[in-house]
RNA sequence: GCCUUCUUAGCUCAGCGGUAGUAGCGUCUGCCUCGUAAGCAGAAGGUCACCUGUUCGAACCAGGUAGGAGGCA
Numbered sequence: 001g002c003c004u005u006c007u008u009a010g011c012u013c014a015g016c017g018g019u020a021g022u023a024g025c026g027u028c029u030g031c032c033u034c035g036u037a038a039g040c041a042g043a044a045g046g047u048c049a050c051c052u053g054u055u056c057g058a059a060c061c062a063g064g065u066a067g068g069a070g071g072c073a
Base pairs, nucleotide, nucleotide: 001072002071003070004069005068006067007066010025011024012023018056027043028042029041030040031039049065050064051063052062053061
């Protein structure tokens, strides 16, 4: 330098064009307990890496940028 692939909540991930983006762990609150842990219930937490485009409509498609991983030279 070229090719492939990945980037979604604090962490690990689902979602592959259509209302309003999932779950688990973690965090917080409540219940329970003499108290803790466990258990149960609820809540908060997202510019879907960034920019531009396509489309009636984009986390999802296209182009570019940045970063990670792998391969070729």